[in-house]
Context: one part of a larger RNA
Molecule: large-subunit ribosomal RNA, domain I
Organism: Akkermansia sp.
RNA sequence: GGCACACGGAGGAUGCCUAGGAUCUCGCCGGCGAAGAAGGACGCGACAAGCUGCGAAAAGCCCAGCGGAGGUGCACAUGACCGCUAUCACGCUGGGGUGUCCGAAUGGGGUAACCCUGCGAGGCGAAAGCCGGCAAACCCGCUGAACUGAAACAUCUAAGUAGGCGGAGGAGAAGAAAACGAAAGUGAUUCCCGGAGUAGCGGCGAGCGAAAAGGGAGGAGCCCAAACCGCGGACGUUUCGGCGUCUGCGGGGUUAUAGGACGGCGAUAAUUUUGGUAUGCGCGAGGUCGGAGUCGCAUGGAAAGGCGCGGCAGAGAGGGUGAGACCCCCGUAGACGUAAGAGCAUAUUAAGAGAGCCGUAUCCUGAGUAGGGCGGGACACGAGGAAUCCUGUCUGAAUUAUCCGCGACCACGCGGAAAGGCUAAAUACGAGCGAGAUACCGAUAGCGAUGAGUACCGUGAGGGAAAGGUGAAAAGCACCCCGAGCAGGGGGAUGAAAGAGAGCCUGAAACCGUGUGCCU
Numbered sequence: 001g002g003c004a005c006a007c008g009g010a011g012g013a014u015g016c017c018u019a020g021g022a023u024c025u026c027g028c029c030g031g032c033g034a035a036g037a038a039g040g041a042c043g044c045g046a047c048a049a050g051c052u053g054c055g056a057a058a059a060g061c062c063c064a065g066c067g068g069a070g071g072u073g074c075a076c077a078u079g080a081c082c083g084c085u086a087u088c089a090c091g092c093u094g095g096g097g098u099g100u101c102c103g104a105a106u107g108g109g110g111u112a113a114c115c116c117u118g119c120g121a122g123g124c125g126a127a128a129g130c131c132g133g134c135a136a137a138c139c140c141g142c143u144g145a146a147c148u149g150a151a152a153c154a155u156c157u158a159a160g161u162a163g164g165c166g167g168a169g170g171a172g173a174a175g176a177a178a179a180c181g182a183a184a185g186u187g188a189u190u191c192c193c194g195g196a197g198u199a200g201c202g203g204c205g206a207g208c209g210a211a212a213a214g215g216g217a218g219g220a221g222c223c224c225a226a227a228c229c230g231c232g233g234a235c236g237u238u239u240c241g242g243c244g245u246c247u248g249c250g251g252g253g254u255u256a257u258a259g260g261a262c263g264g265c266g267a268u269a270a271u272u273u274u275g276g277u278a279u280g281c282g283c284g285a286g287g288u289c290g291g292a293g294u295c296g297c298a299u300g301g302a303a304a305g306g307c308g309c310g311g312c313a314g315a316g317a318g319g320g321u322g323a324g325a326c327c328c329c330c331g332u333a334g335a336c337g338u339a340a341g342a343g344c345a346u347a348u349u350a351a352g353a354g355a356g357c358c359g360u361a362u363c364c365u366g367a368g369u370a371g372g373g374c375g376g377g378a379c380a381c382g383a384g385g386a387a388u389c390c391u392g393u394c395u396g397a398a399u400u401a402u403c404c405g406c407g408a409c410c411a412c413g414c415g416g417a418a419a420g421g422c423u424a425a426a427u428a429c430g431a432g433c434g435a436g437a438u439a440c441c442g443a444u445a446g447c448g449a450u451g452a453g454u455a456c457c458g459u460g461a462g463g464g465a466a467a468g469g470u471g472a473a474a475a476g477c478a479c480c481c482c483g484a485g486c487a488g489g490g491g492g493a494u495g496a497a498a499g500a501g502a503g504c505c506u507g508a509a510a511c512c513g514u515g516u517g518c519c520u
Base pairs, nucleotide, nucleotide: 001519002518003517004516005515006514007513008512009511015505016469017468020441021440022438023437024436025435026434027433028432029430030429031134032133039102040101041100042055043054044053046078050074051073061096062095063094064093065092066091067090070082071081072080107116108115109114122131123130124129138169139167140166141165142164143163149156153203179186180185190217191216192215193214200208201207221422222421223420224366228251229250230249231248232247233246234245235244236243237242256400258365259364260363261362262359263358264357265356271353272352273351274350275349276348277347278346279345280344281343283341287336288335289334293309294325295308296307297306310327311326312316318330319329320328371395372394373393374392375391376390377389378388381407402417403416404415405414406413456463457462476504479491480490481489482488
């Protein structure tokens, strides 16, 4: 020095565990903000660094309800206190008060949390008042890539995706036919199934990709503009009676078998919307009640496991308890109850909306619109035979004997009434709250399980860790000894166990020792 064995050190794998995660389902809820938000800075405790809570009234103040014999958060120590059937501590729920400074931040400034200053930002609006900023996704609009695919690449694709901007709501968008269809019918929109990877589109490559029918969810329809009538204003004109033009307001009116104005006749209904009141109903926070063994024996540190004997069950879900508990504890099934409050139903009341018949001469029924040319874009549809929709530019109708569509175009036929507007539900999503589930993870996993978006890195945008486990209970080792020692250790004590001693469950391997044997 090597090898083997034994015993240790070191290390933290493995097993077991779970406080934390992942994903999904259902329900609630879906906003906060100039009455100053979201998010922060700085403070507030007997002692107080962190977290949590709170705001100079500062781990809190007031009121009400419920619980309540114990309490002074995490935080188990010390101290000083509060409360114990109520003068009610403490906890929970609801309401109120307080709420420094920064922050949209808004009196002015500024290197946020500071400085200066006598009262105050700006925009819109006649005023009342509104707006601004934040927020997980969902929604609508404007704008809008590239990698990539096409086995290269340019049309094409990726994709109207990602990204940027604006806007709204609990949803948003769409929506009451100038629709679809072609058998003759359907009758707003939306969503699902389906049609269908069909019809089509496509360097006919890669790839893109409908619609109607049918079946379901849901179900709801309305209002203006105009004609006409009236009132007011301005202007023009006037024979001062008025008339005309423009404009504001009120009435009227709202559609395809065209309707309305207008002339004649006739009515205020059925029904329905909103608000108030009353009654009823079910919801609604904290909460209340809630069955049956702490039975015996043995083992054990400990019984809930074993053996034996009982009981309950609308409760044998689950968790805890010294090991594996229906009957020990919390609960569970079931039952009960309350405030604010909102909801629904009915009744009543107030206000509002709200039909029809006949006639057809005249008037009205959305114009720089529809359509067309050129250039683009959207439609599953890439200019194609290309209808339909949008429009930058140039043009530019008709007016019910009218106009649009039915995939060039024409005819017949069929369907509809553009160029104004509103509209629940069925649909989407999940930041927050609640209930549950899992052939999901179990500490190098899972989202970051711990005072983590922390430490640390970066000028910055930003990047971003490691780190869980004594024991049933601290019973967390009194006392003695070695030692320089508040290090460490040996006795001793506790404990089932200390080879569970806090560097604490188990404690693998690498690696390092000590002893013994063999080899060199």